[in-house]
RNA sequence: GCCGACGUGGCUCAACGGUAGAGCAAUUGAUCUGUAAUCAAUCGGUUGUAGGUUCGAUUCCUAUCGUCGGCU
Repeated sequence: GCCGACGUGGCUCAACGGUAGAGCAAUUGAUCUGUAAUCAAUCGGUUGUAGGUUCGAUUCCUAUCGUCGGCU
């Protein structure tokens, strides 16, 4: 230099172009003599960034940044 994969709550991961969800973690409550466990609820996301297409984009396209891999 070229090619490819990935980037989504604190962490690990989902999501036919049509309201971004789950588990764990955190907080609160219930239960228990108490703790753990269990149960219920709540909080937390400019979907890496910037544009484009579209009535509508996490999703499609372009550029760019980061991580990883391959080729030279």
Record summary:
The RNA shown here (transfer RNA) has 72 nucleotides and comes from a Lachnospiraceae bacterium. NCBI's taxonomy places the organism under Bacteria, Bacillati, Bacillota, Lachnospirales, Lachnospiraceae. The sequence was found in a public genome assembly. It matches the Rfam family "tRNA". Its family is annotated with triplet codon-amino acid adaptor activity in the Gene Ontology. By type it is a transfer RNA. The coordinates come from a structure-prediction model, not an experiment, and the mean pLDDT is 80.